[in-house]
Molecule: transfer RNA
Organism: unidentified
RNA sequence: AGUUCAGUGGCUCAAUUGGUAGAGUAACGGUCUCCAAAACCGUGGGUUUAGGGUUCGAGUCCCUACUGGACUGCCA
Numbered sequence: 001a002g003u004u005c006a007g008u009g010g011c012u013c014a015a016u017u018g019g020u021a022g023a024g025u026a027a028c029g030g031u032c033u034c035c036a037a038a039a040c041c042g043u044g045g046g047u048u049u050a051g052g053g054u055u056c057g058a059g060u061c062c063c064u065a066c067u068g069g070a071c072u073g074c075c076a
Base pairs, nucleotide, nucleotide: 001072002071003070004069005068006067007066010025011024012023013022019056027043028042029041030040031039049065050064051063052062053061
């Protein structure tokens, strides 16, 4: 330098080929318990890396940039 994959709540990951953004875990509250843990119930938390484009409608499609991973190559 080139190719390719990924970027979504604090963390780990979904989102059925464009149609209301979810789960687990963590946090907080409650039930239970002498207390705590476990278990069960509930609550809050996201402008989906950034900017633009297409569309009635974009996490999803297109372009650019940024960050991280993998692979290939160049120079000496």